The RNA shown here (transfer RNA) has 71 nucleotides and comes from a Candidatus Woesearchaeota archaeon. NCBI's taxonomy places the organism under Archaea, Nanobdellati, Candidatus Woesearchaeota. It matches the Rfam family "tRNA". The sequence was found in a public genome assembly.
RNA sequence: ACGGUGUUAGUUUAACGGUAGAACGUAGGAUUGUGGAUCCUAUAGUCCGAGUUCGAUUCUCGGGCGCCGUC
Numbered sequence: 001a002c003g004g005u006g007u008u009a010g011u012u013u014a015a016c017g018g019u020a021g022a023a024c025g026u027a028g029g030a031u032u033g034u035g036g037a038u039c040c041u042a043u044a045g046u047c048c049g050a051g052u053u054c055g056a057u058u059c060u061c062g063g064g065c066g067c068c069g070u071c
Base pairs, nucleotide, nucleotide: 001070002069003068004067005066006065007064010024011023012022013021018054025043026042027041028040029039030038047063048062049061050060051059
């Protein structure tokens, strides 16, 4: 330089173009002699910029970053 691939809560990971879910974590509460475990509630997200569309996490283009390959 070129090609491929990935990017979603603090972390891991889902989501035919039609309400972005889950688990862990964190906070509060219940329970407990204390702690742990368990239960209840809350918490917070689509890498950036354009385009297509009634509607974009999803499709298209450009960019950023990570990984793999070729020279």